Two RNAs folded together computationally: RNase P RNA and transfer RNA, 453 nucleotides in total. It holds a member of the Rfam family "Bacterial RNase P class A". Rfam links the family to the GO terms ribonuclease P activity, tRNA processing and dimeric ribonuclease P complex. Model confidence (mean pLDDT): 76 of 100.
This record gives sequence, structure tokens and C1' cells, in this order.
RNA sequence: GAAGUCCACCAGGCCGCCGCUGGCGCAAGCUGUCAAAAGCCGGCGUGAAAACGCCGGGCCGAAAGGCCGCGCUGGAGGAAUGUCCGGACUGCAUAGGGCAGCGUAGCGGGUAACACCCGUCCACCGUGAGGUGAGGAUCAGAGCAACAGAGACGAGCCGCUUCAGUGCGGGUGAAACGGGCAAUCUCUACGCGCAGCAAUACCAAGUAGGCACACACGGAGUGCGGCGGCGAAAGCUGUUGUGUUCUAACCCGGGGCCCCCGGAGUGUGCGGGUAGGUAGCACCGAGCCGGUGAGUGAUCACCGGCCCAGAUUAAUGGCGGUCACGCUGGGGGCAACCCCAGUGCACAGAAUCCGGCUUAUCGGUGGACUUCACAC
RNA sequence: CGGACCGUGGCGCAGCCUGGUAGCGCGCCACCUUGGGGUGGUGGAGGUCGCUGGUUCAAAUCCAGUCGGUCCGACCA
Repeated sequence: GAAGUCCACCAGGCCGCCGCUGGCGCAAGCUGUCAAAAGCCGGCGUGAAAACGCCGGGCCGAAAGGCCGCGCUGGAGGAAUGUCCGGACUGCAUAGGGCAGCGUAGCGGGUAACACCCGUCCACCGUGAGGUGAGGAUCAGAGCAACAGAGACGAGCCGCUUCAGUGCGGGUGAAACGGGCAAUCUCUACGCGCAGCAAUACCAAGUAGGCACACACGGAGUGCGGCGGCGAAAGCUGUUGUGUUCUAACCCGGGGCCCCCGGAGUGUGCGGGUAGGUAGCACCGAGCCGGUGAGUGAUCACCGGCCCAGAUUAAUGGCGGUCACGCUGGGGGCAACCCCAGUGCACAGAAUCCGGCUUAUCGGUGGACUUCACAC
Repeated sequence: CGGACCGUGGCGCAGCCUGGUAGCGCGCCACCUUGGGGUGGUGGAGGUCGCUGGUUCAAAUCCAGUCGGUCCGACCA
């Protein structure tokens, strides 16, 4: 100098103008709808408190309707992609036993967990740095092998020879009797209950509170009422209606089935209604940054500092200037390079939240290393 | 936002689970039948199995990734 390998990082900077959105303070309303209510905020009243009740804009316009705050501060990514794995969280039983089903697979470690990561062995690829690997078992059993070929899983075609033997040679084929395929069934070990924030909980509003089908409406106790029987009466007893308690064969739920657990009428379909608000949900986390220590490493422990997006027509933007970078054209210069003009500046955008993997990506920066050539 | 499924000649589909030669109907083309057309008959053409990798001797089929498309899911009683 050329060609590569691996790892880490950035994802344009600054200024001006105009906007969007979360929080806080002031202010007094905000949201919502055809109109309301519920909800948030403020004021007043009652009350010991918890709580409950009442009230809550201004301006323009005949009307329909329209317009209206101030200040501070936070505001996309390395993949927010795919939704492919793993968790947290929530409901169903604090998710329990078995079958079925699904997944993973050398060995050891990390982790909340994983199909992820680290170390290492083996196999393959590469001259090498390195890369790739669903990498257990075919002495448990089963299944498959098109065409060609005599024969495709127990065979003798042509050779050969001791004439019934042989894997020694030939031919076909991916494979010729020894094996191949478990990303075929299966076996072994381990893991997985099912569903998903449209989970789930609550408030408000609202309804033909409707229709059809399926299964069930059983048993026991007790209260009240009606009608009977026996009895002189107290009372006993039968039946029926209704309320209530227990039980659960049947039914339903636990999102495949059985056990088991739970419920008291339930399920499915059609039709109807509401589609507003609050929590979940975004101040405390498997959190981020820095340092020290342990460990080959993934990672872990301790110390110090920080608070860091968040809606539901769904914010994070637009314009202008300038600088940086790339490309093209022109000019100057021996060259490094300089000037002018044009143009470009990727992939992509949070939606319950995390850890991974995967896919897309104009370009740029740094570090470690390999091979080749040359020089010393 | 979450979940389920599909992609095979021009069109509608089967084959995929259990790997080996890709088929059916309509349509298209040529010929025969007819005076001509339709119908009918005979023959034929036409398929990167969405795409890219992997497993395997061998992939439409099995596995992974990716592209495109379709469908479902709110609450109340």
C1' cells in the first nucleotide's frame, strides 16, 4: 500500500420564525355528547371525620355558529420493524394430578426466563484472522428409498472358482448388505396450564330487558298459604303452590380430554342497545450514567449521581439561513488541495412494559487482528 | 394493538398431514362435423408451485426467514 475478518460507537450541528403534545405553577374551568350523565379541577354549604349536596366562563353575532389564556420544563429508535422466542402483569383455582399436544437437545456456565449470551469440544467451510452447525439415540421397535439397475434391505446378473460358494473384480445408482434418513414415526432427558392490556377492575348511559335451540329443573331440611284424612282437643299426616338453606347425579365454567376444583340455572345462535370516562399506564424500574472489585468471559457485587416520551383524529413537525459530509459539472493548481453552481443527506417512526433474536439501513468514526506485496 | 389462515397454468380449486412422475373443471389453439356459427368429437399448448435459504440422495410437500393478501377479536343485558 492492497484485499479482508471481528468488535464498539454516531445517525447531522447551530440560529431565527411559526406550530403540536405531556407535566407543574398562576388563572378558572377542562373533557364529553344531538343533549346529558359519569370523570378531573375550583368555590361554597352540611358534618367530628369519612363523605354528600349545590354552583362554576367571557367576547362577537339576528340566528346558525365562531373566537379566546400566560410562564417554566420534558418530548422517538438502533432498529420503535417483524410479532419469531422468553418473561413481568391480569383473569380463570395461590394453576393441582394424568393423557394427548408443542418445544428444546455435545459439555459446562450466565440469567427473572429463553430457542438468547459466554467459555469449550467435535464436524464442515476459509491460506488465514475467523465463520457456520435443530450437534442426544438407528445394539428398543416401526417406516421410507422414485428413475436406473439382476437385486433397494436379507440378493446372486456378468466375472472368478474348489460348482456352491464368495463381497475379490465389473456395471446401475445418492446408497449394493454396511449402512442412510430421526427439521419420518418413535425412544431418552428437560421445559410448557390456558388466554391475552380489545387482558382485567370500576363508574355512567342505554335496551323489544326480545326470539329460537340444547341440556337440566333431582334429593334432603325448614317457614308460610290452599285443599284433604285421623282425632274431643293439642296435634299427627298426605298433596300442592311459594320462599329459604344444604347437597350436586345431570348442566355450565376452569379455551383438547379425564380426574379434580368451582357455580346455581347455564350455554350457543339471531336480534337489540352503548361505543363516553377512570384505573391498568408511564416517578422508582430485571431502570440509566460513572467508578471500584470478582470472573478467561457472558455476568455479578458494592459505592456515588440522575429521574428520562406518552396519546386514543393518536404529539415529537414545517419554513428560512449557515456550517459539516457525499455525488455531478465547470474553473484554478505540478500535486496535496481550493473556489463556484446544482443536487442528495438512509431505514424508519413509540401505544401495557421489559430481555433477546431477526429483517431494513445513505453513509461516517474508532479499536483489535489476518493474508499478500514492497522497504528497513 | 392482539390472534387465526391463505398464496399451485388465464380463472376457480385438488395434491402438502404420510417427500420421489404436478392434476381436475372452465377457458385458449388446431383439426373434424355444419352452407356458416353454436353444440359435439379428436389432438395439443400453457405452471419460476409467491420469493430466499436450510434439512435430505431427492422439497409444491418438512423447517426458518421474507413479500403480498383475507378474516376474527370491545362492552351490556